This is a predicted structure of a 71-nucleotide RNA (transfer RNA) from a Nanobdellota archaeon. The coordinates come from a structure-prediction model, not an experiment, and the mean pLDDT is 84. The source organism's lineage runs through Archaea, Nanobdellati and Nanobdellota. The sequence was found in a public genome assembly.
[in-house]
């Protein structure tokens, strides 16, 4: 250079065109003499950009980042 994949909360993962979700972290409050454990809240996330759709985490270009395959 040439073909592939993947990229969603700090991490680890769900969602095959229709209200983004869970675990784990954190943050408050209850519990405890105090800490953890438990038990209630609560806050965060679709790698930029651009297209098709009534509507896009999905579908298609692109560039970014990263794995693996060939030269």
């Nucleotide at each position: 250079g040439g073909g592939u994949g993947c990229g969603u909360a700090g991490u680890u993962u769900a969602a095959u065109g229709g209200c983004a979700a869970a675990a784990u972290a954190g943050a408050u409050g209850g519990c405890u003499c105090c800490a953890g454990a438990c038990c209630a809240u609560c806050a965060g996330c679709u790698g930029g950009g651009g297209g098709u759709u009534c509507g896009a985490u999905u579908c298609c270009c692109u560039c970014c980042g990263u794995g693996c395959c060939c030269a």

About this RNA:
It matches the Rfam family "tRNA". It is annotated as a transfer RNA.